A computed fold for a 347-nucleotide part of an RNA from uncultured Sporanaerobacter sp., annotated as small-subunit ribosomal RNA, central domain.
The full RNA is in RNAcentral, with records from ENA and SILVA.
The prediction has a mean pLDDT of 87.
[in-house]
Context: one part of a larger RNA
RNA sequence: CUGGGCGUAAAGGGUGCGUAGGCGGUCUUGUAAGUCAGAUGUGAAAUUCCACGGCUUAACUGUGGUAAGCAUUUGAAACUGCAAGGCUUGAGUACAGGAGAGGAGAGUGGAAUUCCUAGUGUAGCGGUGAAAUGCGUAGAUAUUAGGAGGAAUACCAGUGGCGAAGGCGACUCUCUGGACUGUAACUGACGCUGAGGCACGAAAGCGUGGGGAGCAAACAGGAUUAGAUACCCUGGUAGUCCACGCCGUAAACGAUGAGUGCUAGGUGUUGGAGGGGACACCCUUCGGUGCCGAAGUUAACACAUUAAGCACUCCGCCUGGGGAGUACGGUCGCAAGACUGAAACUC
Numbered sequence: 001c002u003g004g005g006c007g008u009a010a011a012g013g014g015u016g017c018g019u020a021g022g023c024g025g026u027c028u029u030g031u032a033a034g035u036c037a038g039a040u041g042u043g044a045a046a047u048u049c050c051a052c053g054g055c056u057u058a059a060c061u062g063u064g065g066u067a068a069g070c071a072u073u074u075g076a077a078a079c080u081g082c083a084a085g086g087c088u089u090g091a092g093u094a095c096a097g098g099a100g101a102g103g104a105g106a107g108u109g110g111a112a113u114u115c116c117u118a119g120u121g122u123a124g125c126g127g128u129g130a131a132a133u134g135c136g137u138a139g140a141u142a143u144u145a146g147g148a149g150g151a152a153u154a155c156c157a158g159u160g161g162c163g164a165a166g167g168c169g170a171c172u173c174u175c176u177g178g179a180c181u182g183u184a185a186c187u188g189a190c191g192c193u194g195a196g197g198c199a200c201g202a203a204a205g206c207g208u209g210g211g212g213a214g215c216a217a218a219c220a221g222g223a224u225u226a227g228a229u230a231c232c233c234u235g236g237u238a239g240u241c242c243a244c245g246c247c248g249u250a251a252a253c254g255a256u257g258a259g260u261g262c263u264a265g266g267u268g269u270u271g272g273a274g275g276g277g278a279c280a281c282c283c284u285u286c287g288g289u290g291c292c293g294a295a296g297u298u299a300a301c302a303c304a305u306u307a308a309g310c311a312c313u314c315c316g317c318c319u320g321g322g323g324a325g326u327a328c329g330g331u332c333g334c335a336a337g338a339c340u341g342a343a344a345c346u347c
Base pairs, nucleotide, nucleotide: 003319004318005317006316007301008300012315014200015199016198017197021193022192023191025087026086027085028084029083030082031081033080034079035076036075037074038073039072040071041070042069049065050064051063052062053061054060090190091187092186093185094183095182096181097180102176103175104174105173106172107171108170109153114148115147116146117145118144119143120142124135125134161168162167205246206245207244208243209242210241214240215239219235220234221233222232257314258313259312260311261310262309265292266291267290268289269288270287271286272285273284274283275282276281296303297302320347321346322345329340330339331338332337
């Protein structure tokens, strides 16, 4: 390389949109590029391969034969392509509904922590395994009233919901995206995937300007300890919050790419629709989300209509461990660094 693979052994891109490309429902007619069949030419000789010979054999060697491929030409028309015309089940639109922490902006509320002011009140409070550092007679802790400010939204809350992923949780208003169900009115294959590309992308981090209650890297002190640059305690700055701009990574996980079709069931839950009904509930059906489990798969664990089963299409990726996600080069970034990504050597 041919291959074989990618839940856990190496391997699914963090996620979407989409360009080129690849692949593509059903019927009819045409065409003949692919495809198939025939003919002709070419395919130098030697060599290779096959058959039969010659040197006693072999090496060596003689004769004959075979071949894709390419070109020209004649035909076939099932399949693919192309052209034309239809269809409605794929896809989309319309209309009617209900569900939702989906997104953005503005405003409002209550509980709690901290701080400030005032009152009551007096010697402790706090903290731990035990303590100490710390706070407190300049009146703390506790308690009552008032005020300030920031952040987060108890209960509801649920293998509940929504979102492509990251993620989203008080309430109200405004703007706005998507999905689902039903009707089958409209379009008529308009589809799937997607190298590059573009966009989004937790936390931490960076830049500028705000904000700063609580928490808390760094740091300081107290303990513990042989030591303790830790675990525990008292403090505490960046940060955490907001606006704008970067960064572009995560065990970004279901460690499972996307799409379509097919293949036993049972039982929860969630959003609809239809039917029955004694108004308890039952049956059917579509979409989601869990558990158990047949066939099948799997090295096993397990997966099992939400597949890791049976198939097809497209993309990404893997090919022994270390060296190494390193070096070098390049692109991006303010930086941190990210992406791309070896080899020598070694086992």